[in-house]
């Protein structure tokens, strides 16, 4: 230099024909207990890497940039 993949909640990841973004773990609250843990119930937490484009509408499609991983030279 060329090619491909990944980037979504604190962490690990789902989310394909474009239509108001989810799970598990973790955090917090409540119940339970003499108390803790465990268990049950509930709550909060997201500029979907960034900037543009297409569209009535973009995590999703297109372009560029950034970070990481892999391959080729």
């Nucleotide at each position: 230099g060329c090619c491909g993949g990944u980037g979504u909640a604190g962490c690990u990841c789902a989310g394909u024909c474009g239509g108001u973004a989810g799970a598990g773990c973790g955090a917090c609250g409540c119940u339970u207990u003499c108390g803790u843990a465990a268990a049950g119930c509930g709550u909060a937490g997201g500029u979907c890497a960034g900037c543009g484009g297409u569209u009535c509408a973009a995590u999703u499609c297109c372009g560029c940039u950034c970070a990481c991983c892999g391959g080729c030279u």